[in-house]
Context: one part of a larger RNA
RNA sequence: GUCGGCGAGUUAUUUAUAAUGGCUUGGUUAAUUUAUGUUUUAUUGAAGCCUUAACGAAAGUAAGUCUAAAAAGGGCUUGUGUCAUUAUAUUUAAACCCGAACUCAAAUGAUCUAACCAAGAGCAGAAUGAAUUUUAAAUAAAAUUAAGUGGAGGUUCGAACUGUCUAAUGUUGAAAAAUUAGCAGAUGACUUUUGGUUAGGGGUGAAAUGCCAAUCGAAUUUGAAGCUAGCUGGUUCUCUUCGAAAUGUGUUUAGGCGCAGCAAUAAAUGUUUUUUUUAGGGGUAAAGCACUGUUUUAAAAAAUAUUAGAAAUAAGAGUUUAUUAAUACAAACUAAGAAUACUAUAUAAAAAAUUUAUUAGUUAGACAUUGUGGGAUAAGCUUCAAUGUCAAAAGGGAAACAGCCCAGAUUACCAUCUAAGGUCUCAAAAUAAUUACCAAGUGUAAAAGGAAGUAUUUCUACUUAAACAAUCAGGAGGUUGGCUUAGAAGCAGCAAUCCUUUAAAAAAUGCGUAAUAGCUUACUGAUCGAGUUGAUAUGCACCGAAAAUAAUUGGGGCUAAGUAAUUUACCGAAGAUGUGAGAUAAUAUGAUUAUCGAUAGAAGAGCGUUCUGUUUUUGUAAGAAGCAUUAAUGAAAAUAAAUGUAGACAAAUCAGAAGUGAGAAUGUCGAC
Numbered sequence: 001g002u003c004g005g006c007g008a009g010u011u012a013u014u015u016a017u018a019a020u021g022g023c024u025u026g027g028u029u030a031a032u033u034u035a036u037g038u039u040u041u042a043u044u045g046a047a048g049c050c051u052u053a054a055c056g057a058a059a060g061u062a063a064g065u066c067u068a069a070a071a072a073g074g075g076c077u078u079g080u081g082u083c084a085u086u087a088u089a090u091u092u093a094a095a096c097c098c099g100a101a102c103u104c105a106a107a108u109g110a111u112c113u114a115a116c117c118a119a120g121a122g123c124a125g126a127a128u129g130a131a132u133u134u135u136a137a138a139u140a141a142a143a144u145u146a147a148g149u150g151g152a153g154g155u156u157c158g159a160a161c162u163g164u165c166u167a168a169u170g171u172u173g174a175a176a177a178a179u180u181a182g183c184a185g186a187u188g189a190c191u192u193u194u195g196g197u198u199a200g201g202g203g204u205g206a207a208a209u210g211c212c213a214a215u216c217g218a219a220u221u222u223g224a225a226g227c228u229a230g231c232u233g234g235u236u237c238u239c240u241u242c243g244a245a246a247u248g249u250g251u252u253u254a255g256g257c258g259c260a261g262c263a264a265u266a267a268a269u270g271u272u273u274u275u276u277u278u279a280g281g282g283g284u285a286a287a288g289c290a291c292u293g294u295u296u297u298a299a300a301a302a303a304u305a306u307u308a309g310a311a312a313u314a315a316g317a318g319u320u321u322a323u324u325a326a327u328a329c330a331a332a333c334u335a336a337g338a339a340u341a342c343u344a345u346a347u348a349a350a351a352a353a354u355u356u357a358u359u360a361g362u363u364a365g366a367c368a369u370u371g372u373g374g375g376a377u378a379a380g381c382u383u384c385a386a387u388g389u390c391a392a393a394a395g396g397g398a399a400a401c402a403g404c405c406c407a408g409a410u411u412a413c414c415a416u417c418u419a420a421g422g423u424c425u426c427a428a429a430a431u432a433a434u435u436a437c438c439a440a441g442u443g444u445a446a447a448a449g450g451a452a453g454u455a456u457u458u459c460u461a462c463u464u465a466a467a468c469a470a471u472c473a474g475g476a477g478g479u480u481g482g483c484u485u486a487g488a489a490g491c492a493g494c495a496a497u498c499c500u501u502u503a504a505a506a507a508a509u510g511c512g513u514a515a516u517a518g519c520u521u522a523c524u525g526a527u528c529g530a531g532u533u534g535a536u537a538u539g540c541a542c543c544g545a546a547a548a549u550a551a552u553u554g555g556g557g558c559u560a561a562g563u564a565a566u567u568u569a570c571c572g573a574a575g576a577u578g579u580g581a582g583a584u585a586a587u588a589u590g591a592u593u594a595u596c597g598a599u600a601g602a603a604g605a606g607c608g609u610u611c612u613g614u615u616u617u618u619g620u621a622a623g624a625a626g627c628a629u630u631a632a633u634g635a636a637a638a639u640a641a642a643u644g645u646a647g648a649c650a651a652a653u654c655a656g657a658a659g660u661g662a663g664a665a666u667g668u669c670g671a672c
Base pairs, nucleotide, nucleotide: 001672002671003670004669005668006667011093012092015089016088017087018086019085020084021083022082023081026050027049028048034042035041054061055060064076065075066074067073096234097233099231103224104223105222106221107220108219114198115197116196117195118194119193120192121191122190123188125157126156127155128153133148134147135146136145137144161185162184163183165182166181167180168179169178200216202212203211204210209218237606238605239604240603241602242601247260248259249258250257251256261362262361263359264358265357266356267355268354269353272351273350275348276346278344279343280342287334288333292330293329294328296326297325298324299323302320303319304318306315307314308313365390366389367388368387369386370385371384373382374381395406396405397404410581411580412579413578415577416576417575421571422570423569424556425555426554430568432567433566434565435564436563437562443558449543450542453540454539455538456537458535459534461532462531470527471526472525473524474523476500477499478498482494483493506521510519511518582596583595584594585593586592587591607661609658610657611656612655613654617651618650619649626645627644628643629642630641632639633638
């Protein structure tokens, strides 16, 4: 892991409700008694309990009572059950099942290990050379010095022994701590043997919360004990009807509970809900600036520094603002002010609404659109409100895609019509029609900004007295103007910028020269012959445009099979319709109409298993149960049958009682 067996709402009791039954001349016995005789039935027994009266905290009063000064007002009352059975919930018990770490009590442990006590044992070899002491020297004598002697030491090197600092191997090991190679101590606070002592709220500890038998922030074993668990997991047959919540409020409360909300079932009431009409109050959106604040400019006025003056007085920048005119802003501004919503009346249509009783579940919600707050007008972010979907919803579309669009699956059909969305092909249906646009594969991601892309709108100026562009020709003289300068001649720089000849030509637009020269432009004529210059508002396109495995409108591919607008046809769903079938409800009782997605959950109806009665029955060796195979019936749980095997029990019906249904619990036992 697979297969098979086992595996979870039980029993007693309290209270409540419902159904059924008994009695209601109120109901009912408990212990007990007697008989039968032994998991029993009948009998006896009214003690007690409920009911027959309520109100008040109570004394108490009583069809009333309490409050109160009250003869007022108000609150609660003013005639019906009870016992049993079954079901559901509930109380107390282990209370649907499995699951702690703990706590307490009593015992058992120092054969491991910690410390201590008693009696024993062990430590190759080598090195160093303390005190002492001898001799000599030395001294007044000592000190002192030298050479010997000697053999001290938590001394040195290094085996046994003890330890365990490093690395590798090992890590389902050879080993639940080792092996290999190095390493530390090795006469000591050394190591070790045997026996003994100290015990868990304790011991022992050169102290690490270490050790106390592979167990230690409190050993082990047994018991209290099925501890408790607001936590996790699991909880077994079928069909039918309805069908939530993830909110408010309180909580030593926030992943738990109580009450309310929302669901179901059963009754009662005869009200209500929804749509539309009309009438209301409002102070939101938008708007506005009269108020409260904020805001820009101008005008005007006043005050002041300062100036003039001997003084009166006159002028007066900047600044400030009660005022005037124009301009803006506001969740905590409003003179004025919607739509919705809310309240009420009326009408119409539909079918719900409210209350009571009993039973729940839910109280982690998610996204989308709109209106707000927080955040950065960030988040698949977060807090609210309204609506929708998902949750608990399948089907079609969006390539794929809980929350988007369409649409709500009782069931059957090789029938029809549509929705969203589509109709070149993958792939059902238009290579449909009309008019434009796009040339970028834009379509098939993006901004500021940039640009003679292209189409349309509006306007300006020039133009057959010839425009715009192009080509041919001219583009002169005074003059090399003046100043400056080495030079300055249209063209380094400064000031000035006149006159003449002309069809026209600047004291020169740009190149160029050392300075001249040279080229060119303005300007003019000719050739040519019809539009041209500049701006405005839009549509579509262009650049801006860089990411990590090969790329992507779903792919192919497309110049429409792209974009904008219009039109017709078709495809397209579990939608609607059609034809059958089933269930539920209502009604005019006859066939119609309506309904039948569903998690938590509520209600209803059934199937099967074991045992008991029915059973002194029925089936059965002319073959029971079981097992295997086949295929039939029923809406399902299931049921009956045939054949084979097997070899002795099995069972319909109607009832009763439960150890009554498994795929999940890191379930449990067995097999492989």